[in-house]
RNA sequence: GGAGUUGGCCAGGUUGUCGCGGCGUCCCUUUCCUUCGGGAGAGGGCGUCGAGGAAAGUCCGGGCUCCACAGGGCACGGUGCCAGGUAACGCCUGGGCGGCGCGAGCCGACGGAAAGUGCAGCAGAGAGCAGACCGCCGAUGGCCGCAGCGAUGCGGCACAGGUAAGGGUGAAAGGGUGCGGUAAGAGCGCACCGCACGCGUGGCAACACGUCGUGGCACGGCAAACCCCACCGGGAGCAAGGCCAAAUAGGGGAACGAUGGCGUGGCCCGCGCUGUUCCCGGGUAGGCUGCUCGAGCGCAACGGUGACGUUGCGCCCAGAUGAAUGGCAACCCAAGACAGAACCCGGCUUAUCGGCCAACUCCCCCA
Numbered sequence: 001g002g003a004g005u006u007g008g009c010c011a012g013g014u015u016g017u018c019g020c021g022g023c024g025u026c027c028c029u030u031u032c033c034u035u036c037g038g039g040a041g042a043g044g045g046c047g048u049c050g051a052g053g054a055a056a057g058u059c060c061g062g063g064c065u066c067c068a069c070a071g072g073g074c075a076c077g078g079u080g081c082c083a084g085g086u087a088a089c090g091c092c093u094g095g096g097c098g099g100c101g102c103g104a105g106c107c108g109a110c111g112g113a114a115a116g117u118g119c120a121g122c123a124g125a126g127a128g129c130a131g132a133c134c135g136c137c138g139a140u141g142g143c144c145g146c147a148g149c150g151a152u153g154c155g156g157c158a159c160a161g162g163u164a165a166g167g168g169u170g171a172a173a174g175g176g177u178g179c180g181g182u183a184a185g186a187g188c189g190c191a192c193c194g195c196a197c198g199c200g201u202g203g204c205a206a207c208a209c210g211u212c213g214u215g216g217c218a219c220g221g222c223a224a225a226c227c228c229c230a231c232c233g234g235g236a237g238c239a240a241g242g243c244c245a246a247a248u249a250g251g252g253g254a255a256c257g258a259u260g261g262c263g264u265g266g267c268c269c270g271c272g273c274u275g276u277u278c279c280c281g282g283g284u285a286g287g288c289u290g291c292u293c294g295a296g297c298g299c300a301a302c303g304g305u306g307a308c309g310u311u312g313c314g315c316c317c318a319g320a321u322g323a324a325u326g327g328c329a330a331c332c333c334a335a336g337a338c339a340g341a342a343c344c345c346g347g348c349u350u351a352u353c354g355g356c357c358a359a360c361u362c363c364c365c366c367a
Stems, first nucleotide, its partner, number of pairs: 001363010012332007020050007028043006052338001056349002059347005064237004076233005081095005096110001097108004111228002116226002118222002133167002135163003140160002142157006175193006194217001195215004199210004241289004251280006260274005296315008333336001
C1' cells in the first nucleotide's frame, strides 16, 4: 500500500421565521358553577419536552388485564449436542462435534435408526435376512482325448459349479492398504490404519485421548416420515379491563287513587287495554381512566473468559385519539438512505445513502 474478518457507534448540521401535540405556570382575556374561600372550561403569553435503529413484519418470549381452573392422565402443538445467562424464549454467551475458508473467522432442526412400522424415482445383475451383466477360475464333479493291465496321471471343453480381485450402474454396492494364501478369490490368516464394545485418564458435561484389553467387522441411509425419549405449553387480548353517565324506548317500586275511563255486550258479572308525578337499577351515545418511572438510561468500581450480575452516583427520555413532531429561507459539508410511535418490554427477521472507532487475518513493497 492492497484485500478481508469480527465487534461497537453515528444517521445531515447551524441560524432565523411561521405553525402543531403534551406538561407546568399566570402578569392577561372570556364563559359557566359556587357553600363567595374558590373551582372547571376555552383562548393567549411565557417556560420546557416532542420518533427509530429498525418505530416495520407481527415470527417467538414475557409483564399487565379479564375469563377458566382440585390433582393426574390422554390428545394436540412446540423445543431438541453440553454448560451457563435471563423475568422468559425458538434469544444470547462460552465450550464440544461436523462442514467451509491459506487465515482472522463463518455455517449447522446437531437427541434416538442394535423398540416397532414405513420410504428410496432413474440407472443397475443386485438397494436391505444383498447380488453376478462383463470378467476371473473351473481345484471338485461331468464330458472328450492321450498314456497305463489297473489304481491313476496329463491335456482340453466351459456343462454343473466356485468367486467378488478388476470393469460397469448409482447419491449410496456390507471397511482401507500391503503381504501371505488360493484353481481363482475372499478378514480366509497376519501387520498397520479405521470401526464397535469394555476399561482407564482428563473434563460439571457434551466430548476428547490411550503405549490398554476384547471382537474379524456386525449395527448402511432417511426421524424437516410415523414414532420413541426428555423438557415446555389453559384461553383471549388495551377494541384487554375499570369508572362516570344524557335523550328516547323498555324494567322494578311508591304515591295520586277513589266502586276511574275505553272496548266486548241488550244489561250485570267476567275478560282485555289504559293515566300523572317521583325514586331505583341495567345499558347506549358521550366523557374519564388504563397511559407511561421502566426487567429504564448514562458513568464508575467490583465479580465473571463471556453473555451478564452487584453496588454507588447522576438523569427523566413522546403519550396523541382524526390522531402532533411540520413548512419556508440562508449558510456549511463528506450532499443526507431505509423509514415513522399508538399498552409496555426482551429478541429474531427484513429494509437501509454514507461515514467513524477498536481488535485481528492474508498478500505485496521498503529498511

The RNA shown here (Bacterial RNase P class A) has 367 nucleotides and comes from a Pseudomonadota bacterium.
Taxonomically the source falls in Pseudomonadota (Bacteria, Pseudomonadati).
Rfam family: Bacterial RNase P class A. It is annotated as a ribozyme. Rfam's curators write: Ribonuclease P (RNase P) is a ubiquitous endoribonuclease, found in archaea, bacteria and eukarya as well as chloroplasts and mitochondria.
The sequence is in RNAcentral, with records from ENA.